[in-house]
Molecule: transfer RNA
Organism: Candidatus Altarchaeum sp.
RNA sequence: GGGCUUGUAGCUCAGCUUGGUUAGAGCGCACGACUGAUAAUCGUGAGGCCUGGUGUUCAAAUCACCACAGGCCCG
Numbered sequence: 001g002g003g004c005u006u007g008u009a010g011c012u013c014a015g016c017u018u019g020g021u022u023a024g025a026g027c028g029c030a031c032g033a034c035u036g037a038u039a040a041u042c043g044u045g046a047g048g049c050c051u052g053g054u055g056u057u058c059a060a061a062u063c064a065c066c067a068c069a070g071g072c073c074c075g
Stems, first nucleotide, its partner, number of pairs: 001074007010027004020058001029045005051067005
């Protein structure tokens, strides 16, 4: 330098193919229940507007383009 791929909650990921309720799960965290107390279990809650920009559209995490960052391969 070229190709492919990934980027969504503190962490690991789904959702993207087929645009439409202004986003979910597990773990973790906070509070509560349970217990003599802890663990386990159960309940409730907080936490992200989706890597950045531009464009298309009535409407973009989702489509197009350009960047940035990580990974893999080729030279």